[in-house]
Context: one part of a larger RNA
RNA sequence: UGACGGGGGCCCGCACAAGCGGUGGAGCAUGUGGUUUAAUUCGAUGCAACGCGAAGAACCUUACCAGCCCUUGACAUCCAGUGAACUUUCUAGAAAUAGAUUGGUGCCUUCGGGAACACUGUGACAGGUGCUGCAUGGCUGUCGUCAGCUCGUGUCGUGAGAUGUUGGGUUAAGUCCCGUAACGAGCGCAACCCUUGUCCUUAGUUGCCAGCACAUAAUGGUGGGAACUCUAAGGAGACUGCCGGUGACAAACCGGAGGAAGGUGGGGAUGACGUCAAGUCAUCAUGGCCCUUAUGAGCUGGGCUACACACGUGCUACAAUGGCCGGUACAGAGGGCCGCGAACCCGCGAGGGGGAGCUAAUCUCACAAAACCGGUCGUAGUCCGGAUCGCAGUCUGCAACUCGACUGCGUGAAGUCGGAAUCGCUAGUAAUCGCAGAUCAGAAUGCUGCGGUGAAUACGUUCCCGGGCCUUGUACA
Repeated sequence: UGACGGGGGCCCGCACAAGCGGUGGAGCAUGUGGUUUAAUUCGAUGCAACGCGAAGAACCUUACCAGCCCUUGACAUCCAGUGAACUUUCUAGAAAUAGAUUGGUGCCUUCGGGAACACUGUGACAGGUGCUGCAUGGCUGUCGUCAGCUCGUGUCGUGAGAUGUUGGGUUAAGUCCCGUAACGAGCGCAACCCUUGUCCUUAGUUGCCAGCACAUAAUGGUGGGAACUCUAAGGAGACUGCCGGUGACAAACCGGAGGAAGGUGGGGAUGACGUCAAGUCAUCAUGGCCCUUAUGAGCUGGGCUACACACGUGCUACAAUGGCCGGUACAGAGGGCCGCGAACCCGCGAGGGGGAGCUAAUCUCACAAAACCGGUCGUAGUCCGGAUCGCAGUCUGCAACUCGACUGCGUGAAGUCGGAAUCGCUAGUAAUCGCAGAUCAGAAUGCUGCGGUGAAUACGUUCCCGGGCCUUGUACA
């Protein structure tokens, strides 16, 4: 100087408390451990691994296993030779591959040849998701959006170092003020950026429709309009600016006015010096080591989907604030040409036929659902719950056996609110309801967004956890 303390003081945080809803019990989904296996590819492992890499394993992916097969190689550059490239058909085979076969002979040219491509050959070389993240770059997590981390000069100390950065107030903040052997400065904080909340201006199509007409069973459907909504560009607005009080006449705090918004208005992006030899050699790059007729390459099939069990994360429930049936209303944000696909017709339905319109404020996906109105059920393992299984189908795709999603009929398991323990959340939040998107041929209860309905509680900081500042002890560095 740090680190540590079941030392002290001050102060924060959904840290506790006060509340609301969960997890832990059930079934299923998914990840992991373990076990099994020819293989169940690899990595991630307290917080900070475990719906994680994976924004999507039937083949492919794929790195694993078995079998078959190749050796200048699936991929790159160079050299020599041959042939344009490309294409038709047949045979063997699971395919890779091997053999045979048809058409074709193009482009540039100084007529030597050249360019692209294919095949053969030789060697230089290729190739490796092989090892080392404790050799590395880059990227990322975490403490933590915590308020800290430092430097120059000066001063003090033999020195390591100290001072500044401590102190009195204050703040979300090393934020600001005052004091002060310190005076300044840098990286952080804040602001500048995006979005949302109010208003104005400009602009009105594909959006809008107040007033005036037309038309219709009805609809901005039409003429028209530029008000309103909205769209999207520019501006205004919030700064403790104003008033009162408290305070050291300061910084600031408390209350008030005006205002759409008030003291950082809400949300996002933004992550200082560093810590964990944290994570990643399997995104990529890369040193070293290793393989080179194989640890490289191709194909078929299988596996990654196994299942006594254990754990994490979720979904659906156990019901009446509910289930079912009928009627009826209101979003936002997105996607669409290898695409979205309307009307209409068929089917109980998944879906099929159909093909208008749309490169989309125009057309379409697309009926939002909870809510509301009416009816029914009457506390029951039920008109709750839907696992499991049987049969029949639909769709995607060469192909749904291992191993897809969905539909119809039947079947109807556990489950009556969950032990010890444990998680999230302070407001348009929790809870609850649906919608969309990425990936994607198909395949979400996951993920990322979007809106609808919309709470309760916070006395307080003694305690648990994490953190900041000062101080104290130490046999630790």
Molecule: small-subunit ribosomal RNA, 3' major domain
Organism: metagenome